The prediction has a mean pLDDT of 80.
Predicted 3D model of a 72-nucleotide RNA (transfer RNA) from a bacterium.
Rfam family: tRNA. Rfam classes the family as a transfer RNA.
[in-house]
RNA sequence: GGCCCGCUAGCUCAACGGUAGAGCAACUCCCUCUUAAGGAGUAGGUUUAGGGUUCAAAUCCCUGGCGGGUCA
Numbered sequence: 001g002g003c004c005c006g007c008u009a010g011c012u013c014a015a016c017g018g019u020a021g022a023g024c025a026a027c028u029c030c031c032u033c034u035u036a037a038g039g040a041g042u043a044g045g046u047u048u049a050g051g052g053u054u055c056a057a058a059u060c061c062c063u064g065g066c067g068g069g070u071c072a
Base pairs, nucleotide, nucleotide: 001071002070003069004068005067006066007065010024011023012022013021018055026042027041028040029039030038048064049063050062051061052060
């Protein structure tokens, strides 16, 4: 330098173009002599940036950024 993949909650990851979710973590409550385990619930997101298409974009298109893989 060419090609490919990834970037979404604190972490690991989902999500046919139509209200962004789960697990773990955090917080509250129940249970327990206490802790752990278990149960119920709450909060937490400018979906890597900028543009474009569309009635509507995390999702499609273009150009960047960062990370990884591969070929030389």

The RNAcentral record of the sequence draws on ENA.